The RNA shown here (transfer RNA) has 72 nucleotides and comes from a Patescibacteria group bacterium.
RNA sequence: GCCUCUGUGGUGUAAUGGACAACACGACAGUCUUCGGAACUGUAAAUAGGGGUUCGAUUCCCUUCAGAGGCA
Numbered sequence: 001g002c003c004u005c006u007g008u009g010g011u012g013u014a015a016u017g018g019a020c021a022a023c024a025c026g027a028c029a030g031u032c033u034u035c036g037g038a039a040c041u042g043u044a045a046a047u048a049g050g051g052g053u054u055c056g057a058u059u060c061c062c063u064u065c066a067g068a069g070g071c072a
Base pairs, nucleotide, nucleotide: 001071002070003069004068005067006066007065010025011024012023013022018055027043028042029041030040031039048064049063050062051061052060
């Protein structure tokens, strides 16, 4: 330099163009407990950036960025 793949809460993963982006762990608050832990209930937290297609985009297209792999 060229090609391919990946990018979603703090972490690990779902959502194959459709309604409020779901689950687990974690965090916080509450109940319980003498205290803590466990258990239960609740709360907050995410689609890498920009543009396009579409009635509708996490998903499809272009581009940029970051990471991984391959070729020379």